Overview:
A computed fold for a 1417-nucleotide RNA from a metagenome, annotated as small-subunit ribosomal RNA. Model confidence (mean pLDDT): 83 of 100.
[in-house]
RNA sequence: AGAGUUUGAUCCUAGCUCAGGAUGAAUGCUGGCGGCGUGGAUAAGGCAUGCAAGUCGAAUGGGUUUAGACCCAUGGCAGACGAGGUAGGAACACGUAGGUACGUACCGGAGAGUCAGGGAUAUUCCAUCGAAAGAUGGCGCAACACCUGAUGGUCCCGAGAGGGUAAAGAUUUAUCGCUCUCUGAACGGCCUGCGUAGUAUCAGCUAGUUGGUAAGGUAAUGGCUUACCAAGGCUAUGACGCUUAGGGGAGCUGAGAGGCUGACCCCCACCGAUGGAACUGAGACACGGUCCAUGCUCCUACGGGAGGCCGCAGUCGAGAAUCUUCCGCAAUGGACGAAAGUCUGACGGAGCGACGCCGCGUGCAGGAUGAAGUCCCUCGGGACGUAAACUGCUUUUGUGCGCUAGAAAGUUUAUUGAUCAGCGCAAGAAUAAGGGGCUCCUAACUCUGUGCCAGCAGGAGCGGUAAUACAGAGGCCCCAAGCAUUAUCCGGAUUUACUGGGCGUAAAGGGUGCGUAGGUGGUCGUAUUAGUCUCGCGUCAAAUCUCCCCGCUUAACGGGGAACCUGCGCGGGAAACGGUACGACUUGAGGAUGUGAGAGGUGUGCGGAACUCACGGUGUAGGGGUGAAAUCCGUUGAUAUCGUGGGGAACACCAAAUGCGAAGGCAGCACACUGGCACAUUCCUGACACUGAGGCACGAAAGCGUGGGUAGCGAACGGGAUUAGAUACCCCGGUAGUCCACGCCCUAAACGUUGUUCUCUGGCUAUAGGGAGUAUCGACCCUCUCUGUGGCGAAGCUAACGCGUUAAGAGAACCGCCUGGGUAGUACGAUCGCAAGAUUAAAACUCAAAGGAAUAGACGGGGACUCGCACAAGCGGUGGAUUAUGUGGCUUAAUUCGAUGCCAAACGAAGAACCUUACCAAGAUUAGAAAUGCAGCUGCACGCUCUGGGAAACCAGAGAAGCUUUCGAAGGUGCUGCACAGGUGAUGCAUGGCCGUCGUCAGUUCGUGGCUUGAGCUGUUCCCUUAAGUGGGGAAACGAACGCAACCCCUAUUGCCUGUUUUACGUGUCAGGCGAGACUGCUCCCUUACGGGAGAGGAAGGCAGGGAUGACGCCAGGUCAGCAUGUCCCUCUGAUAUCUUGGGCUGCACACAUAAUACAAUGGUUGGUACAACGGGAUGCGAACGCGCGAGCGGGAGCUAAUCCUUUAAAACCAAUCUCAGUACGGAUUGAAGUCUGCAACCCGACUUCAUGAAGCUGGAAUCGCUAGUAAUCCCGGGUCAGCUAUACCGGGGUGAAUACGUUCUCGAGUCUUGUACUCACCGCCCGUCAACUCAAGGGAGCUGGGAAUACCCGAAAUUCGCAUUUACUGCGGAUGACGGUAAGCUCAGUGACAGGGAGUAAGUCAUAACAAGGCA
Repeated sequence: AGAGUUUGAUCCUAGCUCAGGAUGAAUGCUGGCGGCGUGGAUAAGGCAUGCAAGUCGAAUGGGUUUAGACCCAUGGCAGACGAGGUAGGAACACGUAGGUACGUACCGGAGAGUCAGGGAUAUUCCAUCGAAAGAUGGCGCAACACCUGAUGGUCCCGAGAGGGUAAAGAUUUAUCGCUCUCUGAACGGCCUGCGUAGUAUCAGCUAGUUGGUAAGGUAAUGGCUUACCAAGGCUAUGACGCUUAGGGGAGCUGAGAGGCUGACCCCCACCGAUGGAACUGAGACACGGUCCAUGCUCCUACGGGAGGCCGCAGUCGAGAAUCUUCCGCAAUGGACGAAAGUCUGACGGAGCGACGCCGCGUGCAGGAUGAAGUCCCUCGGGACGUAAACUGCUUUUGUGCGCUAGAAAGUUUAUUGAUCAGCGCAAGAAUAAGGGGCUCCUAACUCUGUGCCAGCAGGAGCGGUAAUACAGAGGCCCCAAGCAUUAUCCGGAUUUACUGGGCGUAAAGGGUGCGUAGGUGGUCGUAUUAGUCUCGCGUCAAAUCUCCCCGCUUAACGGGGAACCUGCGCGGGAAACGGUACGACUUGAGGAUGUGAGAGGUGUGCGGAACUCACGGUGUAGGGGUGAAAUCCGUUGAUAUCGUGGGGAACACCAAAUGCGAAGGCAGCACACUGGCACAUUCCUGACACUGAGGCACGAAAGCGUGGGUAGCGAACGGGAUUAGAUACCCCGGUAGUCCACGCCCUAAACGUUGUUCUCUGGCUAUAGGGAGUAUCGACCCUCUCUGUGGCGAAGCUAACGCGUUAAGAGAACCGCCUGGGUAGUACGAUCGCAAGAUUAAAACUCAAAGGAAUAGACGGGGACUCGCACAAGCGGUGGAUUAUGUGGCUUAAUUCGAUGCCAAACGAAGAACCUUACCAAGAUUAGAAAUGCAGCUGCACGCUCUGGGAAACCAGAGAAGCUUUCGAAGGUGCUGCACAGGUGAUGCAUGGCCGUCGUCAGUUCGUGGCUUGAGCUGUUCCCUUAAGUGGGGAAACGAACGCAACCCCUAUUGCCUGUUUUACGUGUCAGGCGAGACUGCUCCCUUACGGGAGAGGAAGGCAGGGAUGACGCCAGGUCAGCAUGUCCCUCUGAUAUCUUGGGCUGCACACAUAAUACAAUGGUUGGUACAACGGGAUGCGAACGCGCGAGCGGGAGCUAAUCCUUUAAAACCAAUCUCAGUACGGAUUGAAGUCUGCAACCCGACUUCAUGAAGCUGGAAUCGCUAGUAAUCCCGGGUCAGCUAUACCGGGGUGAAUACGUUCUCGAGUCUUGUACUCACCGCCCGUCAACUCAAGGGAGCUGGGAAUACCCGAAAUUCGCAUUUACUGCGGAUGACGGUAAGCUCAGUGACAGGGAGUAAGUCAUAACAAGGCA
């Protein structure tokens, strides 16, 4: 000192969270010793038991005793201290500084006095009552108890005269006492200034209240009390009320200022079960005294009594939680006493608790085969780790034994506790380590298990099969007799900002003005001074904190000194600033005079256009309205048009970035009344000023009340459309309202989202109003200046956007407001209002964000530009039929698997009868069908033949022959055993490789530099051009890379060379090789350039045509079943491996996709006649010839192929026929007979012949391909392959078109720009009702409880007054009076059926309101 967390990324704002310190703590795990501290914070709840205040025989009486002595009572002093607690109290309670109308036992100093009498009484004794507590009567006795008298003074009253007031003795003769007076010390009473919590959702409070006079009362002042008189007193500087709270020294934290706290220690106050009261006394309204009342507890013979731990221990209760019923008066202190001494739960000590702080220890040195074990591993090794074992040494602590100091001063002697400390000796490493953490913040990482489960978590966040985040283990990190967690406080948080924040858009300027209190205030002078500054004095207790020194072995702890205590008071001084008083001034402010502009306001009158209504004329079938329509109006005459009249509202053009007003707002014209402003002149006043809490006034629209008015428009409402719906958008109507007068309401995105006033700080430009100068006859123009309204911009400011003399710049004064989002501008309360509602204004709960500005993308039913068989223009199709093939679905024992919008569906598959084959059924094998290594055996290789079983595989049995060799069991084979194999099992979301798609689209980036706080931008944007980020120009860019193009192949032309083939030969229309050729090169036009248009030549012309070639990337696209591969799974035995037979992949109500063939005459059939190219071919292509209607068969020539075969190309052309019909079209389907391949054509092959002859007559919505040798059409070949379901695919040639105006629209793509609440990126985001569950708060008929006060009733004890008498501890009466009661309210809580809203909760319902022009801004 900061860090994490909003975003795709960035900057800012803002909240939340963390790292630090602390505690009278508690909890979890753990626990060796000592010192010093500390320990009932909750129930001021209840208490058993013991102790905590007594003492004096030198005041006195009595009793008992052998004595010592003890006991009871009277009396004196003490008991008002000490000890405890913090309930109450917001107050002179406390703190601080002062004051005086006062008091004081004991103590100190001084002076004086101490004379004479008297009567009682307690205990005891006798008697009585009672359970007890206790009480009553009687005899008798004492005092330093009580009473009377005298005297007296420096005493009291009084001006004086005068009056009043005291005592106590004891005794050893030396004192101790007693009384009066003065004084001191110390303590107390009372009074005052200042300081002293929250709340205004508490705004008015007060009758002894404020003051006076008199009296009473007190130690003393005083309404302290009473009577009378007056009507005061307090309050926004917060009275009164409510809530909370002991105050201070101080403690914790903090850099400080502050914030929080008030344990232990010290000072003060208050309290003593609760409430009240007095008595005694120097002192109390009294913790361990009295009386009364109340509640509670206890005793009881039921009549009546007793008690007060908030003293020390201890107990119950409640609670997260807090100790021993210990020792001693040795020390310090207190009471009494002459003293010895007694008493002392004050105190001194010990005990318990890691509760805190501090200190010490749990060993030290050596020791590598780096042991064993555990963990990890790339299997090589690495880590725990000198750690252990082992060897040597030491003894703090602990244990055992022994010794001794201090406390200790004194006292006539004597005595003295609990224990602690210190010293010496002994044995023995012996008695002693844990807790938390390891994703980031935050120091520290691996393995295994788990699989959005179990769980973790302070925040962000981890976990869905490779988790450093869960759990365990190993290792590591931090602290250590402790370590973590929880709670609370301060800090970080400048996140309440005095130090030290803000308000245009993030939260935040009041809607506007006038103005009260308050705050602030121009220039000069004089005087003064409670502010201010300075000096001195007093005080601010001690302890604490800080510094220095010292004492316990050190430290904690303690002792001494200094400083500090920032404050208050008193006195002296200063006069700059501020205040006050007085005087003066003119620049602030105001006034006067003269001009001027203006939709400024109020009232009255007038005007024209438009609209609408009524009447009349002309006129006829429509009008109106919309995207298109309909409702609606119209033959009873609309709309249209003309005329006349009525009505209400608003004022076109002028008009503008204009003007005026405080804001809201203000617009035809005229008049009347009226407010403000600007300029000029510098005449007057003389600081009169600024701001402004409350207050007052004004305040759009909508709305409310009363009365008018109502043309148009138009909420609600009715109807018509649209739609899935349409309580909307559109249309036809239409009531309130809009208008006027009067009265309310008082809110707006009342916005410049920017409070008012003043001063200062470069400019340019436009415009409105005024003035001056120049000019002119006058004006216009030009220059300067004041005021207003705009635009652009220096500096500066700002998170950025932006603002920028009209500041959001630099300063001053005053006011208002903000402090995370939601709940909520809501609830409750209060004020206002007729109501609607307005103003003021929370909390519980919940989230970790909500937000501002800007950036890159993506997207838009945003824009601009450009391109593409994208549309359009054409040609031919698909969608309808039949068949083929594929897919879905269904079925099945199985119908193996994958592919699923474009980018799956004649796709993997360039060919499923068995095989393939992965699927199903059945039967078999188990180290295996195939592979490698090691070991052993084997001279029988493998294998073959036969028999039996079997569907086969295979099993069982029998038999025959019988390896190579360099002779090393070397090679090879088989068998057995051990390692292992095998898997088309899972995961394409663990992967490699390969592929598809956008797309052959023109894009995608980098280095350096520049700009920006930054993400990022620039470059790559712009202009021209291109098929092209192709090229050129310009430009804070300059270069470069991957793409484009070119290089490669084929085709078209040609020269040369070669020549198997071709041909009779030469040849070359053939093949190969090497070359040439095309580059906008040439001409014209346009152009800065690049390039474009036209033309010539040429086989070919502007990329000549085609192919191969596919940037950065996107889709977790496809493929684990082509291959490879991580992990997981199956497999020592009935397998997910392997073999075999048979079946299935071909299954069929249906749907989709891709094709073939057709529906016919541009055709079919029959006959005839031509013209190809690419290919393939030795288990192959197979000729001639012969046979068969044919498939084919026989045959076998030739061919390792420019030679032979495949091989008759077909459409075309010629001729004939068919004549529009389900046909001489079409060929499905079916029957019969065959051919071929193959071990085998049943499921399930192809082909041939004969016969059969279905649907179909050009195909709905919709949709596909193609721009030239293309579409269309016609045949041919090949791969796979025994054969073939090929109509598929890949190639080849033949014939050979039509059309493109153009870019509005559809789809896709590119560039720039714009908006955005999207970034998983529009298949996005997101709102509300309803339904379900949970939570908190408010309302609520009521119910219950607490608090304070009022009125009245009752009236204890006590005090006081009066009367009476039997003169007493009396009786009666009055006043005051606690508790209690009655009554009506106030206030604060708890609870409450029910209803409403709020918040939350992976996958509910309905719609789609917002974000893009969000589809109606």